[in-house]
RNA sequence: CGCCGAGCUCGGCAGAUCGCCGGGGCGGGGGACCCAAUCUCUUGGGGCGAAUCCCGGUACACCGGGUAGGGCACCUUCCAGCCCGAGCCCGUCAGCUAACCCCGUAGGCCGAUGAGGAAGGA
Numbered sequence: 001c002g003c004c005g006a007g008c009u010c011g012g013c014a015g016a017u018c019g020c021c022g023g024g025g026c027g028g029g030g031g032a033c034c035c036a037a038u039c040u041c042u043u044g045g046g047g048c049g050a051a052u053c054c055c056g057g058u059a060c061a062c063c064g065g066g067u068a069g070g071g072c073a074c075c076u077u078c079c080a081g082c083c084c085g086a087g088c089c090c091g092u093c094a095g096c097u098a099a100c101c102c103c104g105u106a107g108g109c110c111g112a113u114g115a116g117g118a119a120g121g122a
Base pairs, nucleotide, nucleotide: 002109003108004107008024009023010022011021012020013019025105026104027103028102029101030100035095044093045090046089047088048087053066054065055064056063057062069084070083071082072081074121075120076119077118078117079116
């Protein structure tokens, strides 16, 4: 300078340094009528996320192959190439859902012509 991701920005207090509080923006959850559902009551159920599902290795650990899905430098689509396809949380409880209520605003990476080609757009 850029990439994944919601994870940016403004103000105040304090402060040698790590902190605290509020506003905006962005993201997420809960929550009526109506609609939907015949679901759950142990084979519990649910949420964030692209990260689901299948097969094999004796198979719990673990390893391998594939796959729904996702990412790659202005944007969209197509073609090609390279990657990811995890993890965590709630705690017996939650469909949708106006008003309303609550929560998050992290973390991890790339490296100097490397960020391909075509069409359209900005």